[in-house]
């Protein structure tokens, strides 16, 4: 340099194929339970989806450029 895969809450990870309310788990906070804590149960908060632009009524998703990580090739 080229090809492919990936980047989404604090962490992991769906939704992308086929554009239409961004799941779930862990963790955190509060409450229940408990002598206290853990386990367990309930509730809640937390995402402008790597960055910029475009298309569209509407973009995590489609298009263009760029950045970062991984694999392969030269």
């Nucleotide at each position: 340099g080229c090809a492919c895969g990936g980047g989404u809450g604090g962490c992991c990870a769906a939704a992308u194929c086929c554009g239409g309310u961004a799941a779930g788990g862990c963790g955190u906070a509060c409450g229940g339970u408990u002598g206290c804590a853990g386990c367990c149960c309930g509730u809640a908060a937390g995402a402008u989806u790597g960055c910029g632009g475009g298309u569209u009524c509407a973009a995590a998703u489609c298009c263009c450029g760029c950045c970062c990580c991984g694999u392969g090739c030269u």